[in-house]
RNA sequence: CCAUACAGGCCGGGGCGUCAGCGGUGCCUUGUACCUGCAAUCCGCUUAGCAGGGGUCAUGCCGGUUUUAAGGGCAGCACCGUUCGGUCCGUGCCGUACCCUCCGUUCGUUGACGGGUUGGUCCUUUCGCAAUCAAAAUCCACGAACCAUGUCAGGUGGGGAACCAAGCAGCAUUAAGGGGACUCUUUGGUGUGUUGAGAGGGUGCCUGCCCUGAGGGCGGAAUGCGGUCAACGCGGACGGCUGUCUGUUCGAGAUUUCGGCGUAUGG
Numbered sequence: 001c002c003a004u005a006c007a008g009g010c011c012g013g014g015g016c017g018u019c020a021g022c023g024g025u026g027c028c029u030u031g032u033a034c035c036u037g038c039a040a041u042c043c044g045c046u047u048a049g050c051a052g053g054g055g056u057c058a059u060g061c062c063g064g065u066u067u068u069a070a071g072g073g074c075a076g077c078a079c080c081g082u083u084c085g086g087u088c089c090g091u092g093c094c095g096u097a098c099c100c101u102c103c104g105u106u107c108g109u110u111g112a113c114g115g116g117u118u119g120g121u122c123c124u125u126u127c128g129c130a131a132u133c134a135a136a137a138u139c140c141a142c143g144a145a146c147c148a149u150g151u152c153a154g155g156u157g158g159g160g161a162a163c164c165a166a167g168c169a170g171c172a173u174u175a176a177g178g179g180g181a182c183u184c185u186u187u188g189g190u191g192u193g194u195u196g197a198g199a200g201g202g203u204g205c206c207u208g209c210c211c212u213g214a215g216g217g218c219g220g221a222a223u224g225c226g227g228u229c230a231a232c233g234c235g236g237a238c239g240g241c242u243g244u245c246u247g248u249u250c251g252a253g254a255u256u257u258c259g260g261c262g263u264a265u266g267g
Base pairs, nucleotide, nucleotide: 001267002266003265004264005263006262008057009056010055011054012030013029014028015027016026020046021045022044023043024042034053035052036051037050038049060261061260062259063258064257067254068253071250072249073248074247075246076245077243078242079240080239081238082237083236084235085234088233090232091231092228093227094226095225096224097223101221102220103219104218105217106216107215114211115210116209117208119206120205121204122201123200124199125198126197127196128194129193130192131190132189133188134187135186136185138181139180140179142177148173149172150171151170156165157164158163
């Protein structure tokens, strides 16, 4: 060095799940790495599959190490969905305040704001006047048995007579009175009014004059206060065939490099 035999190694690994734990069947992943039986209301073991069979051996196997890394688990974060919360200084919405500030618009040196003053209007009131109401006066007609007047038939009285007297009824005219009219007149009153006059009030409005010299008005915003709402934002809970995310953990495969690899017989 070659051959044979024995022993030994290898013929996959990882994650999840389950389990007191370790494997397996199961699911996922990697990628090539035998076969049969057992096995999720599980199967077999205890430092860890059991039972049976087969292949392979230095281009092999085992261990450590370097770099890299598929994929998975856990937690977080993000996103999405559902749902709850107004004892959320939020957004939105409503109300209120709005000295100051900002924006727009308008007036303003042909003079803003402010101040003074004259007058007008306005308010109260007195007078005047009118209107209106009432009364009176006045006018018209009526209107007195007797206690109005005039005239007084009849009748009565006086007288010799002429005549005289008183005087009822009637008639006329009137008083008191009530009725009508209201044209003129007078008096009084008022929840009416006003070409008038006076006194007071007030600065509401208008106007004229004077002083001063630059702002004033309106609307909105901002801001403050109060309230409301589950639409947005915010906070909480649950969920997800989610993830070019963060951390951690496990980690196949590849890769660098180091080390180890038995005994016997024959040639």
Predicted 3D model of a 267-nucleotide RNA (Bacterial large signal recognition particle RNA) from a Clostridia bacterium.
Model confidence (mean pLDDT): 75 of 100.
Rfam family: Bacterial large signal recognition particle RNA. It is annotated as a non-coding RNA gene. Its family is annotated with SRP-dependent cotranslational protein targeting to membrane, signal sequence recognition and signal recognition particle, plasma membrane targeting in the Gene Ontology.
The model forms 80% of the base pairs in the Rfam consensus.
The sequence is in RNAcentral, with records from ENA.
The gene name in the source record is ffs.